The RNA shown here (c-di-GMP-I riboswitch aptamer) has 81 nucleotides and comes from a Bacillota bacterium. The source organism's lineage runs through Bacteria, Bacillati and Bacillota. The sequence was found by an Rfam model in a public genome assembly. The prediction has a mean pLDDT of 89.
[in-house]
RNA sequence: GGUCGAUAACGGCAAAUCCGCGGUAACGCGGAGACGCAAAGCCGCCGGACCUGGCAACGCUAGGUCAGCGGGGCUACCGAA
Repeated sequence: GGUCGAUAACGGCAAAUCCGCGGUAACGCGGAGACGCAAAGCCGCCGGACCUGGCAACGCUAGGUCAGCGGGGCUACCGAA
RNA backbone atom coordinates (compact mmCIF):
# COMPACT_ATOMS: atom_id res chain seq x y z
P G A 1 -0.90 3.94 3.54
O5' G A 1 -0.94 2.94 2.30
C5' G A 1 -0.70 3.40 0.97
C4' G A 1 -0.68 2.24 0.00
C3' G A 1 -1.92 1.36 0.00
O3' G A 1 -2.97 1.94 -0.74
C1' G A 1 0.00 0.00 0.00
P G A 2 -4.53 1.60 -0.32
O5' G A 2 -4.70 0.09 -0.82
C5' G A 2 -4.67 -0.20 -2.22
C4' G A 2 -4.66 -1.71 -2.43
C3' G A 2 -5.83 -2.46 -1.83
O3' G A 2 -6.99 -2.38 -2.66
C1' G A 2 -3.84 -3.60 -1.33
P U A 3 -8.45 -2.38 -1.95
O5' U A 3 -8.61 -3.85 -1.35
C5' U A 3 -8.76 -4.96 -2.24
C4' U A 3 -8.58 -6.27 -1.49
C3' U A 3 -9.60 -6.56 -0.40
O3' U A 3 -10.81 -7.08 -0.95
C1' U A 3 -7.44 -7.04 0.41
P C A 4 -12.19 -6.63 -0.25
O5' C A 4 -12.06 -7.16 1.25
C5' C A 4 -12.05 -8.57 1.53
C4' C A 4 -11.68 -8.81 2.98
C3' C A 4 -12.62 -8.20 4.01
O3' C A 4 -13.72 -9.07 4.25
C1' C A 4 -10.39 -7.66 4.58
P G A 5 -15.12 -8.42 4.63
O5' G A 5 -14.91 -8.02 6.15
C5' G A 5 -14.57 -9.02 7.12
C4' G A 5 -14.31 -8.34 8.45
C3' G A 5 -15.54 -7.68 9.06
O3' G A 5 -15.51 -7.84 10.48
C1' G A 5 -13.85 -6.06 8.74
P A A 6 -16.65 -8.62 11.23
O5' A A 6 -16.11 -8.68 12.73
C5' A A 6 -14.93 -9.45 13.01
C4' A A 6 -14.43 -9.12 14.41
C3' A A 6 -15.40 -8.30 15.26
O3' A A 6 -15.39 -8.78 16.61
C1' A A 6 -13.31 -7.20 15.11
P U A 7 -16.53 -9.77 17.17
O5' U A 7 -17.15 -8.95 18.37
C5' U A 7 -18.09 -7.89 18.10
C4' U A 7 -18.21 -7.03 19.34
C3' U A 7 -16.90 -6.36 19.76
O3' U A 7 -17.18 -5.07 20.31
C1' U A 7 -17.68 -7.73 21.51
P A A 8 -16.50 -3.72 19.64
O5' A A 8 -14.95 -4.07 19.59
C5' A A 8 -14.19 -4.26 20.81
C4' A A 8 -12.96 -3.38 20.79
C3' A A 8 -13.21 -1.88 20.68
O3' A A 8 -13.52 -1.32 21.95
C1' A A 8 -11.47 -2.52 19.21
P A A 9 -14.51 -0.09 22.07
O5' A A 9 -13.65 1.13 21.53
C5' A A 9 -12.53 1.61 22.29
C4' A A 9 -11.83 2.71 21.53
C3' A A 9 -12.74 3.82 21.04
O3' A A 9 -12.98 4.78 22.07
C1' A A 9 -11.33 3.13 19.28
P C A 10 -14.34 5.62 22.06
O5' C A 10 -14.07 6.72 20.95
C5' C A 10 -13.05 7.69 21.16
C4' C A 10 -12.81 8.49 19.90
C3' C A 10 -14.04 9.16 19.32
O3' C A 10 -14.37 10.37 19.99
C1' C A 10 -12.81 8.12 17.59
P G A 11 -15.85 10.62 20.50
O5' G A 11 -16.56 11.42 19.32
C5' G A 11 -17.59 10.84 18.52
C4' G A 11 -17.19 10.93 17.06
C3' G A 11 -18.33 10.94 16.07
O3' G A 11 -18.89 12.25 15.93
C1' G A 11 -16.74 9.35 15.39
P G A 12 -20.44 12.39 15.65
O5' G A 12 -20.61 11.85 14.16
C5' G A 12 -19.94 12.52 13.08
C4' G A 12 -20.12 11.75 11.78
C3' G A 12 -21.57 11.59 11.34
O3' G A 12 -22.04 12.76 10.69
C1' G A 12 -20.44 9.53 11.15
P C A 13 -23.56 13.21 10.89
O5' C A 13 -24.36 12.23 9.92
C5' C A 13 -24.08 12.21 8.52
C4' C A 13 -24.64 10.97 7.89
C3' C A 13 -26.15 10.82 7.98
O3' C A 13 -26.79 11.53 6.94
C1' C A 13 -25.10 8.77 8.55
P A A 14 -28.15 12.32 7.28
O5' A A 14 -29.18 11.17 7.64
C5' A A 14 -29.50 10.16 6.67
C4' A A 14 -30.25 9.02 7.37
C3' A A 14 -31.61 9.44 7.87
O3' A A 14 -32.62 8.60 7.31
C1' A A 14 -30.29 8.43 9.62
P A A 15 -34.07 9.17 7.01
O5' A A 15 -34.92 7.82 6.86
C5' A A 15 -34.51 6.83 5.92
C4' A A 15 -35.15 5.51 6.28
C3' A A 15 -36.64 5.57 6.55
O3' A A 15 -37.38 5.54 5.34
C1' A A 15 -35.58 4.28 8.21
P A A 16 -38.67 6.53 5.20
O5' A A 16 -39.71 5.95 6.28
C5' A A 16 -40.29 4.65 6.09
C4' A A 16 -40.96 4.19 7.37
C3' A A 16 -42.03 5.11 7.91
O3' A A 16 -43.27 4.91 7.24
C1' A A 16 -40.62 4.41 9.67
P U A 17 -44.14 6.19 6.83
O5' U A 17 -44.43 6.90 8.23
C5' U A 17 -45.26 6.25 9.20
C4' U A 17 -45.19 7.01 10.52
C3' U A 17 -45.51 8.49 10.42
O3' U A 17 -46.90 8.73 10.44
C1' U A 17 -43.54 8.18 11.71
P C A 18 -47.50 9.98 9.64
O5' C A 18 -47.14 11.23 10.58
C5' C A 18 -47.69 11.31 11.90
C4' C A 18 -47.06 12.45 12.66
C3' C A 18 -47.05 13.78 11.93
O3' C A 18 -48.29 14.45 12.04
C1' C A 18 -44.92 13.40 12.88
P C A 19 -48.77 15.40 10.83
O5' C A 19 -47.87 16.71 11.01
C5' C A 19 -48.02 17.52 12.19
C4' C A 19 -46.98 18.62 12.19
C3' C A 19 -46.87 19.42 10.91
O3' C A 19 -47.90 20.40 10.80
C1' C A 19 -44.70 18.88 11.66
P G A 20 -48.42 20.78 9.32
O5' G A 20 -47.23 21.66 8.72
C5' G A 20 -46.92 22.92 9.31
C4' G A 20 -45.65 23.49 8.69
C3' G A 20 -45.65 23.58 7.17
O3' G A 20 -46.39 24.70 6.70
C1' G A 20 -43.59 22.70 7.91
P C A 21 -47.14 24.57 5.26
O5' C A 21 -45.94 24.63 4.20
C5' C A 21 -45.15 25.83 4.08
C4' C A 21 -43.95 25.58 3.19
C3' C A 21 -44.26 25.04 1.80
O3' C A 21 -44.73 26.05 0.91
C1' C A 21 -42.45 23.85 2.72
P G A 22 -45.71 25.61 -0.27
O5' G A 22 -44.77 24.84 -1.30
C5' G A 22 -43.73 25.55 -1.98
C4' G A 22 -42.91 24.59 -2.83
C3' G A 22 -43.70 23.73 -3.80
O3' G A 22 -44.07 24.46 -4.97
C1' G A 22 -42.09 22.40 -2.70
P G A 23 -45.48 24.11 -5.66
O5' G A 23 -45.24 22.68 -6.31
C5' G A 23 -44.31 22.52 -7.39
C4' G A 23 -44.13 21.06 -7.71
C3' G A 23 -45.41 20.28 -7.99
O3' G A 23 -45.91 20.50 -9.30
C1' G A 23 -44.02 19.01 -6.55
P U A 24 -47.45 20.79 -9.54
O5' U A 24 -48.19 19.51 -8.97
C5' U A 24 -49.58 19.57 -8.59
C4' U A 24 -50.24 18.24 -8.89
C3' U A 24 -49.57 17.03 -8.22
O3' U A 24 -50.07 16.85 -6.90
C1' U A 24 -50.02 16.56 -10.51
P A A 25 -49.04 16.51 -5.73
O5' A A 25 -48.52 15.04 -6.07
C5' A A 25 -49.40 13.92 -5.98
C4' A A 25 -48.82 12.73 -6.73
C3' A A 25 -47.51 12.20 -6.16
O3' A A 25 -47.78 11.24 -5.16
C1' A A 25 -47.31 12.49 -8.52
P A A 26 -46.76 11.02 -3.97
O5' A A 26 -45.57 10.14 -4.61
C5' A A 26 -45.74 8.74 -4.85
C4' A A 26 -44.64 8.23 -5.76
C3' A A 26 -43.23 8.37 -5.17
O3' A A 26 -42.90 7.25 -4.38
C1' A A 26 -43.27 9.19 -7.42
P C A 27 -42.60 7.43 -2.85
O5' C A 27 -41.57 8.64 -2.79
C5' C A 27 -40.21 8.48 -3.21
C4' C A 27 -39.72 9.78 -3.83
C3' C A 27 -39.03 10.75 -2.89
O3' C A 27 -37.68 10.37 -2.65
C1' C A 27 -40.56 11.94 -4.21
P G A 28 -36.92 10.88 -1.32
O5' G A 28 -36.67 12.44 -1.60
C5' G A 28 -35.75 12.85 -2.61
C4' G A 28 -35.76 14.36 -2.74
C3' G A 28 -35.39 15.13 -1.48
O3' G A 28 -33.97 15.22 -1.33
C1' G A 28 -37.34 16.07 -2.41
P C A 29 -33.33 15.27 0.11
O5' C A 29 -33.69 16.74 0.63
C5' C A 29 -33.11 17.89 0.00
C4' C A 29 -33.67 19.16 0.61
C3' C A 29 -33.63 19.22 2.13
O3' C A 29 -32.33 19.58 2.61
C1' C A 29 -35.74 19.93 1.39
P G A 30 -31.88 19.01 4.02
O5' G A 30 -32.74 19.84 5.07
C5' G A 30 -32.51 21.24 5.23
C4' G A 30 -33.49 21.83 6.22
C3' G A 30 -33.62 21.09 7.55
O3' G A 30 -32.55 21.40 8.44
C1' G A 30 -35.76 21.61 6.75
P G A 31 -32.09 20.33 9.50
O5' G A 31 -33.30 20.29 10.55
C5' G A 31 -33.54 21.42 11.38
C4' G A 31 -34.79 21.22 12.22
C3' G A 31 -34.81 19.95 13.06
O3' G A 31 -34.04 20.07 14.25
C1' G A 31 -36.89 20.22 12.00
P A A 32 -33.34 18.76 14.84
O5' A A 32 -34.56 17.90 15.40
C5' A A 32 -35.25 18.36 16.56
C4' A A 32 -36.54 17.55 16.76
C3' A A 32 -36.35 16.08 17.06
O3' A A 32 -36.03 15.86 18.43
C1' A A 32 -38.05 16.34 15.46
P G A 33 -35.00 14.69 18.81
O5' G A 33 -35.66 13.38 18.18
C5' G A 33 -36.91 12.88 18.69
C4' G A 33 -37.38 11.71 17.85
C3' G A 33 -36.38 10.55 17.83
O3' G A 33 -36.64 9.73 18.96
C1' G A 33 -37.09 11.05 15.60
P A A 34 -35.55 8.72 19.50
O5' A A 34 -35.75 7.47 18.54
C5' A A 34 -34.83 6.41 18.56
C4' A A 34 -34.97 5.62 17.26
C3' A A 34 -33.80 4.66 17.08
O3' A A 34 -34.31 3.50 16.41
C1' A A 34 -33.86 6.18 15.28
P C A 35 -34.51 2.14 17.24
O5' C A 35 -34.60 1.05 16.07
C5' C A 35 -35.87 0.68 15.57
C4' C A 35 -35.77 0.24 14.11
C3' C A 35 -34.49 -0.47 13.71
O3' C A 35 -34.49 -1.82 14.13
C1' C A 35 -35.14 1.07 12.03
P G A 36 -33.10 -2.55 14.41
O5' G A 36 -32.61 -2.93 12.95
C5' G A 36 -31.23 -2.89 12.58
C4' G A 36 -31.09 -2.16 11.26
C3' G A 36 -29.67 -1.97 10.79
O3' G A 36 -29.25 -3.12 10.04
C1' G A 36 -30.76 0.11 10.75
P C A 37 -27.69 -3.54 10.12
O5' C A 37 -26.97 -2.45 9.21
C5' C A 37 -27.27 -2.36 7.81
C4' C A 37 -26.55 -1.16 7.22
C3' C A 37 -25.04 -1.18 7.41
O3' C A 37 -24.43 -1.95 6.37
C1' C A 37 -25.90 0.96 7.96
P A A 38 -23.38 -3.07 6.74
O5' A A 38 -22.01 -2.45 6.18
C5' A A 38 -21.30 -1.49 6.94
C4' A A 38 -20.10 -1.01 6.17
C3' A A 38 -19.02 -2.07 5.97
O3' A A 38 -18.20 -1.68 4.85
C1' A A 38 -18.24 -0.42 7.46
P A A 39 -18.36 -2.41 3.50
O5' A A 39 -18.95 -1.36 2.47
C5' A A 39 -18.39 -0.07 2.29
C4' A A 39 -19.23 0.96 3.03
C3' A A 39 -20.52 1.37 2.32
O3' A A 39 -21.52 1.68 3.29
C1' A A 39 -19.16 3.26 2.70
P A A 40 -23.06 1.32 2.96
O5' A A 40 -23.95 2.58 3.37
C5' A A 40 -23.89 3.78 2.57
C4' A A 40 -24.84 4.83 3.14
C3' A A 40 -24.58 5.18 4.60
O3' A A 40 -24.90 6.55 4.82
C1' A A 40 -26.69 4.12 4.41
P G A 41 -23.78 7.66 5.19
O5' G A 41 -22.81 7.72 3.91
C5' G A 41 -23.23 8.39 2.74
C4' G A 41 -22.17 9.41 2.31
C3' G A 41 -22.30 9.83 0.85
O3' G A 41 -23.16 10.96 0.74
C1' G A 41 -20.11 9.09 1.25
P C A 42 -24.32 10.97 -0.34
O5' C A 42 -23.51 11.23 -1.70
C5' C A 42 -22.81 12.45 -1.88
C4' C A 42 -21.92 12.38 -3.10
C3' C A 42 -22.61 11.91 -4.39
O3' C A 42 -23.33 12.94 -5.03
C1' C A 42 -20.55 10.78 -4.13
P C A 43 -24.61 12.59 -5.87
O5' C A 43 -24.04 11.84 -7.16
C5' C A 43 -23.19 12.52 -8.08
C4' C A 43 -22.67 11.56 -9.13
C3' C A 43 -23.74 10.89 -9.97
O3' C A 43 -24.12 11.75 -11.03
C1' C A 43 -22.08 9.31 -9.31
P G A 44 -25.63 11.89 -11.41
O5' G A 44 -25.96 10.50 -12.16
C5' G A 44 -26.79 10.52 -13.30
C4' G A 44 -26.97 9.10 -13.80
C3' G A 44 -28.08 8.97 -14.84
O3' G A 44 -27.73 7.96 -15.77
C1' G A 44 -28.67 7.74 -12.90
P C A 45 -26.83 8.37 -17.06
O5' C A 45 -25.76 7.16 -17.12
C5' C A 45 -24.96 6.98 -18.28
C4' C A 45 -24.36 5.59 -18.26
C3' C A 45 -25.36 4.46 -18.07
O3' C A 45 -25.99 4.12 -19.29
C1' C A 45 -23.51 4.13 -16.63
P C A 46 -27.49 3.57 -19.29
O5' C A 46 -27.36 2.08 -18.73
C5' C A 46 -26.69 1.09 -19.51
C4' C A 46 -26.70 -0.25 -18.78
C3' C A 46 -28.06 -0.68 -18.24
O3' C A 46 -28.90 -1.22 -19.24
C1' C A 46 -26.42 -1.03 -16.58
P G A 47 -30.47 -1.03 -19.12
O5' G A 47 -30.89 -2.04 -17.95
C5' G A 47 -30.79 -3.44 -18.14
C4' G A 47 -30.98 -4.18 -16.84
C3' G A 47 -32.31 -3.97 -16.12
O3' G A 47 -33.37 -4.72 -16.71
C1' G A 47 -30.56 -3.85 -14.55
P G A 48 -34.86 -4.10 -16.69
O5' G A 48 -35.21 -3.98 -15.13
C5' G A 48 -35.44 -5.16 -14.36
C4' G A 48 -35.60 -4.81 -12.89
C3' G A 48 -36.79 -3.93 -12.55
O3' G A 48 -37.98 -4.72 -12.44
C1' G A 48 -34.87 -3.09 -11.46
P A A 49 -39.35 -4.10 -12.90
O5' A A 49 -39.79 -3.19 -11.67
C5' A A 49 -40.10 -3.79 -10.42
C4' A A 49 -40.13 -2.73 -9.33
C3' A A 49 -41.10 -1.58 -9.59
O3' A A 49 -42.43 -1.93 -9.21
C1' A A 49 -39.02 -0.71 -8.93
P C A 50 -43.65 -1.31 -10.03
O5' C A 50 -43.67 0.22 -9.55
C5' C A 50 -43.97 0.54 -8.19
C4' C A 50 -43.69 2.00 -7.93
C3' C A 50 -44.41 2.99 -8.83
O3' C A 50 -45.76 3.19 -8.43
C1' C A 50 -42.16 3.63 -8.62
P C A 51 -46.84 3.58 -9.53
O5' C A 51 -46.52 5.13 -9.82
C5' C A 51 -46.71 6.09 -8.78
C4' C A 51 -46.31 7.46 -9.28
C3' C A 51 -47.01 7.91 -10.55
O3' C A 51 -48.30 8.44 -10.26
C1' C A 51 -44.70 8.36 -10.73
P U A 52 -49.46 8.30 -11.36
O5' U A 52 -49.03 9.35 -12.48
C5' U A 52 -49.11 10.75 -12.22
C4' U A 52 -48.56 11.53 -13.39
C3' U A 52 -49.15 11.19 -14.75
O3' U A 52 -50.42 11.79 -14.96
C1' U A 52 -46.81 11.37 -14.93
P G A 53 -51.47 11.02 -15.88
O5' G A 53 -50.77 11.09 -17.33
C5' G A 53 -50.89 12.28 -18.09
C4' G A 53 -49.96 12.24 -19.29
C3' G A 53 -50.36 11.36 -20.46
O3' G A 53 -51.44 11.91 -21.22
C1' G A 53 -48.03 11.22 -20.11
P G A 54 -52.39 10.92 -22.04
O5' G A 54 -51.46 10.39 -23.23
C5' G A 54 -51.02 11.28 -24.26
C4' G A 54 -50.15 10.56 -25.25
C3' G A 54 -50.80 9.34 -25.90
O3' G A 54 -51.62 9.71 -26.99
C1' G A 54 -48.59 8.81 -25.20
P C A 55 -53.01 8.97 -27.19
O5' C A 55 -52.58 7.52 -27.70
C5' C A 55 -51.93 7.38 -28.97
C4' C A 55 -51.42 5.97 -29.13
C3' C A 55 -52.45 4.86 -28.93
O3' C A 55 -53.23 4.65 -30.10
C1' C A 55 -50.43 4.30 -27.82
P A A 56 -54.79 4.77 -29.97
O5' A A 56 -55.20 3.64 -28.93
C5' A A 56 -56.50 3.66 -28.31
C4' A A 56 -56.95 2.24 -28.05
C3' A A 56 -55.99 1.42 -27.18
O3' A A 56 -56.28 1.62 -25.79
C1' A A 56 -56.60 0.18 -29.11
P A A 57 -55.06 1.72 -24.78
O5' A A 57 -54.48 0.23 -24.74
C5' A A 57 -55.20 -0.81 -24.06
C4' A A 57 -54.63 -2.17 -24.45
C3' A A 57 -53.20 -2.40 -23.99
O3' A A 57 -53.19 -2.94 -22.67
C1' A A 57 -53.41 -2.99 -26.28
P C A 58 -51.78 -2.95 -21.85
O5' C A 58 -51.19 -4.41 -22.10
C5' C A 58 -51.68 -5.53 -21.36
C4' C A 58 -50.93 -6.80 -21.75
C3' C A 58 -49.43 -6.73 -21.52
O3' C A 58 -49.10 -7.08 -20.18
C1' C A 58 -49.89 -7.64 -23.67
P G A 59 -47.84 -6.38 -19.54
O5' G A 59 -46.94 -6.42 -20.83
C5' G A 59 -45.58 -6.10 -20.94
C4' G A 59 -45.36 -5.84 -22.40
C3' G A 59 -44.43 -4.67 -22.68
O3' G A 59 -43.08 -5.10 -22.70
C1' G A 59 -46.42 -4.40 -23.93
P C A 60 -41.94 -4.07 -22.24
O5' C A 60 -41.97 -2.95 -23.38
C5' C A 60 -41.49 -3.26 -24.70
C4' C A 60 -41.87 -2.15 -25.66
C3' C A 60 -41.27 -0.79 -25.34
O3' C A 60 -39.94 -0.67 -25.82
C1' C A 60 -43.57 -0.54 -25.85
P U A 61 -38.92 0.29 -25.04
O5' U A 61 -39.51 1.75 -25.24
C5' U A 61 -39.48 2.37 -26.54
C4' U A 61 -40.34 3.62 -26.52
C3' U A 61 -39.88 4.71 -25.58
O3' U A 61 -38.85 5.49 -26.17
C1' U A 61 -42.22 4.42 -25.36
P A A 62 -37.80 6.21 -25.25
O5' A A 62 -38.52 7.57 -24.83
C5' A A 62 -38.68 8.63 -25.79
C4' A A 62 -39.38 9.81 -25.15
C3' A A 62 -38.79 10.26 -23.81
O3' A A 62 -37.66 11.10 -23.98
C1' A A 62 -41.13 10.08 -23.62
P G A 63 -36.54 11.10 -22.82
O5' G A 63 -37.26 11.85 -21.61
C5' G A 63 -37.54 13.25 -21.71
C4' G A 63 -38.45 13.68 -20.57
C3' G A 63 -37.91 13.46 -19.16
O3' G A 63 -36.97 14.44 -18.78
C1' G A 63 -40.15 12.73 -19.25
P G A 64 -35.78 14.02 -17.79
O5' G A 64 -36.53 13.62 -16.42
C5' G A 64 -36.95 14.64 -15.55
C4' G A 64 -37.92 14.09 -14.51
C3' G A 64 -37.31 13.33 -13.34
O3' G A 64 -36.72 14.21 -12.39
C1' G A 64 -39.26 12.22 -14.07
P U A 65 -35.51 13.67 -11.49
O5' U A 65 -36.20 12.65 -10.48
C5' U A 65 -37.11 13.12 -9.50
C4' U A 65 -37.64 11.96 -8.68
C3' U A 65 -36.58 11.10 -8.02
O3' U A 65 -36.08 11.70 -6.83
C1' U A 65 -38.24 9.73 -8.99
P C A 66 -34.57 11.38 -6.40
O5' C A 66 -34.62 9.86 -5.90
C5' C A 66 -35.33 9.51 -4.71
C4' C A 66 -35.38 8.01 -4.55
C3' C A 66 -34.03 7.32 -4.44
O3' C A 66 -33.58 7.37 -3.09
C1' C A 66 -35.45 6.10 -5.92
P A A 67 -32.13 7.97 -2.77
O5' A A 67 -31.10 6.99 -3.51
C5' A A 67 -31.14 5.57 -3.26
C4' A A 67 -29.74 5.01 -3.37
C3' A A 67 -28.77 5.54 -2.33
O3' A A 67 -27.97 4.46 -1.86
C1' A A 67 -27.90 5.87 -4.50
P G A 68 -27.47 4.40 -0.36
O5' G A 68 -28.60 3.57 0.40
C5' G A 68 -28.84 2.20 0.06
C4' G A 68 -30.17 1.76 0.64
C3' G A 68 -31.37 2.48 0.04
O3' G A 68 -32.44 1.54 -0.11
C1' G A 68 -31.38 2.73 2.38
P C A 69 -33.37 1.55 -1.39
O5' C A 69 -33.12 0.10 -2.01
C5' C A 69 -33.59 -1.05 -1.35
C4' C A 69 -33.34 -2.25 -2.23
C3' C A 69 -31.88 -2.42 -2.62
O3' C A 69 -31.14 -3.09 -1.62
C1' C A 69 -33.25 -2.56 -4.56
P G A 70 -29.55 -3.12 -1.68
O5' G A 70 -29.30 -4.24 -2.78
C5' G A 70 -28.12 -4.24 -3.54
C4' G A 70 -28.24 -5.17 -4.73
C3' G A 70 -27.04 -5.07 -5.65
O3' G A 70 -26.00 -5.92 -5.18
C1' G A 70 -28.98 -4.77 -6.91
P G A 71 -24.51 -5.30 -5.03
O5' G A 71 -24.04 -5.19 -6.56
C5' G A 71 -24.08 -6.36 -7.39
C4' G A 71 -23.86 -5.98 -8.83
C3' G A 71 -22.65 -5.13 -9.11
O3' G A 71 -21.44 -5.89 -9.10
C1' G A 71 -24.48 -4.30 -10.32
P G A 72 -20.13 -5.27 -8.43
O5' G A 72 -19.77 -4.04 -9.39
C5' G A 72 -19.40 -4.28 -10.75
C4' G A 72 -19.42 -2.98 -11.53
C3' G A 72 -18.51 -1.88 -11.01
O3' G A 72 -17.16 -2.09 -11.43
C1' G A 72 -20.62 -0.96 -11.50
P G A 73 -15.96 -1.54 -10.49
O5' G A 73 -15.97 0.04 -10.76
C5' G A 73 -15.67 0.53 -12.08
C4' G A 73 -15.81 2.04 -12.10
C3' G A 73 -15.06 2.77 -11.00
O3' G A 73 -13.69 2.95 -11.35
C1' G A 73 -17.26 3.60 -11.13
P C A 74 -12.59 2.93 -10.19
O5' C A 74 -12.80 4.34 -9.45
C5' C A 74 -12.54 5.56 -10.14
C4' C A 74 -12.98 6.74 -9.31
C3' C A 74 -12.42 6.79 -7.89
O3' C A 74 -11.09 7.30 -7.87
C1' C A 74 -14.73 7.26 -7.83
P U A 75 -10.10 6.79 -6.72
O5' U A 75 -10.68 7.48 -5.40
C5' U A 75 -10.58 8.89 -5.23
C4' U A 75 -11.38 9.34 -4.03
C3' U A 75 -10.97 8.76 -2.68
O3' U A 75 -9.82 9.40 -2.14
C1' U A 75 -13.31 8.71 -2.87
P A A 76 -8.85 8.59 -1.15
O5' A A 76 -9.76 8.45 0.16
C5' A A 76 -10.06 9.61 0.94
C4' A A 76 -11.00 9.25 2.07
C3' A A 76 -10.46 8.22 3.06
O3' A A 76 -9.61 8.85 4.00
C1' A A 76 -12.69 7.66 2.48
P C A 77 -8.60 8.01 4.91
O5' C A 77 -9.37 7.88 6.30
C5' C A 77 -9.65 9.05 7.07
C4' C A 77 -10.22 8.66 8.41
C3' C A 77 -9.47 7.54 9.13
O3' C A 77 -8.35 8.08 9.84
C1' C A 77 -11.79 7.09 9.19
P C A 78 -7.02 7.23 9.91
O5' C A 78 -7.41 5.99 10.85
C5' C A 78 -7.74 6.22 12.22
C4' C A 78 -8.27 4.94 12.84
C3' C A 78 -7.35 3.74 12.71
O3' C A 78 -6.36 3.75 13.74
C1' C A 78 -9.56 3.10 12.14
P G A 79 -4.85 3.39 13.40
O5' G A 79 -4.79 1.80 13.52
C5' G A 79 -5.41 1.17 14.64
C4' G A 79 -5.91 -0.20 14.20
C3' G A 79 -4.78 -1.14 13.83
O3' G A 79 -4.75 -2.22 14.76
C1' G A 79 -6.55 -1.12 12.18
P A A 80 -3.46 -2.84 15.39
O5' A A 80 -3.89 -4.29 15.91
C5' A A 80 -4.25 -5.31 14.98
C4' A A 80 -5.19 -6.28 15.66
C3' A A 80 -5.21 -7.68 15.06
O3' A A 80 -4.17 -8.47 15.62
C1' A A 80 -7.43 -6.88 15.29
P A A 81 -3.21 -9.24 14.62
O5' A A 81 -4.14 -10.43 14.08
C5' A A 81 -4.68 -11.36 15.01
C4' A A 81 -5.75 -12.20 14.33
C3' A A 81 -5.33 -12.80 13.00
O3' A A 81 -4.64 -14.03 13.18
C1' A A 81 -7.43 -11.74 12.77